Notes:
Model confidence (mean pLDDT): 77 of 100. A computed fold for a 162-nucleotide RNA from a mouse gut metagenome, annotated as Lysine riboswitch aptamer. Of the family's consensus pairs, 98% are formed in the model. It matches the Rfam family "Lysine riboswitch aptamer". On this family, see Mandal et al., Cell 2003: "Riboswitches Control Fundamental Biochemical Pathways in Bacillus subtilis and Other Bacteria".
RNA sequence: GAUAGAGGCGCGGUUCUCAUGAGUAUCCCGGGCAAAGAGGCCAGGCAGCCGCCAAGGGAGAAAGGGAGCACCGCCGAGGAGGAUGACGGGGCCUGUCCGUCUGUCCUUCGGGCCGUCGGGAAAUACCCGCCGGACUGUCACAGAGGUCUGUGGAGUGCUAUC
Numbered sequence: 001g002a003u004a005g006a007g008g009c010g011c012g013g014u015u016c017u018c019a020u021g022a023g024u025a026u027c028c029c030g031g032g033c034a035a036a037g038a039g040g041c042c043a044g045g046c047a048g049c050c051g052c053c054a055a056g057g058g059a060g061a062a063a064g065g066g067a068g069c070a071c072c073g074c075c076g077a078g079g080a081g082g083a084u085g086a087c088g089g090g091g092c093c094u095g096u097c098c099g100u101c102u103g104u105c106c107u108u109c110g111g112g113c114c115g116u117c118g119g120g121a122a123a124u125a126c127c128c129g130c131c132g133g134a135c136u137g138u139c140a141c142a143g144a145g146g147u148c149u150g151u152g153g154a155g156u157g158c159u160a161u162c
Base pairs, nucleotide, nucleotide: 001162002161003160004159005158008075010074011073012072013071014070016068017067018066026059027058028057029056031053032052033051039050040049041048042095043094044093045092046091078109079108080107081106082105083104084103085101086100087099088098089097110136111135113133114132115131117129118128119127120126138153139152140151141150142149143148144147
């Protein structure tokens, strides 16, 4: 260097189902206010479009986020942070906002679990991060002695074959 392989509540994706979202948004009925403003259409500018309102009655979603089954691809799997490109967010211009991409590049983290705190989220779900804890795979060193104990390290690692 090449090929194969192991970690285990391992990682990511997709379909379907279910709950949440939510009796919310929205629409209709009836009521009040107004007559051109305020407000809304991601933010700013220009133009354009839409009348507004809480309680009551009736009808009543979806997306994002999640869980489960199955399947697919995998074992830097993938996550996080940053830079950057393309496209989209009613029209045009701009953007430090938001979203998408088997995008590209750099940095960082062995893995999951539990807890505190912080952040995201409609959320007690779930996700992300710092810290702490025990656990787990692996290598090195030391000790015991027949697989354990202690210390340390990191996936740029470890095992096998060439």